RNA sequence: GUCCCCUUAGUAAAAUGGAUAUUACAAGACCCUCCUAAGGUUUAGUUGUAGGUUCGAUUCCUACAGGGGACA
Numbered sequence: 001g002u003c004c005c006c007u008u009a010g011u012a013a014a015a016u017g018g019a020u021a022u023u024a025c026a027a028g029a030c031c032c033u034c035c036u037a038a039g040g041u042u043u044a045g046u047u048g049u050a051g052g053u054u055c056g057a058u059u060c061c062u063a064c065a066g067g068g069g070a071c072a
């Protein structure tokens, strides 16, 4: 330099055009317990950034940023 892949909650992931974005662990509150752990109930929090297409975008397109890989 060319090409390819990834970026979603604190962490790891799902959702591949139709909705209120889901699950696990973690965090907060409550229950239980003499206390802690374990267990139960519950709450909050997320689509890398900026544009575009669409009635509708996590999903499709473009640019940028970050990470990884192949070739030279």
Stems, first nucleotide, its partner, number of pairs: 001071007010025004018055001027043005048064005

Source information
This is a predicted structure of a 72-nucleotide RNA (transfer RNA) from Enterococcus aquimarinus. The RNAcentral record of the sequence draws on ENA and Rfam. Lineage of the source: Bacteria > Bacillota > Bacilli > Enterococcaceae > Enterococcus.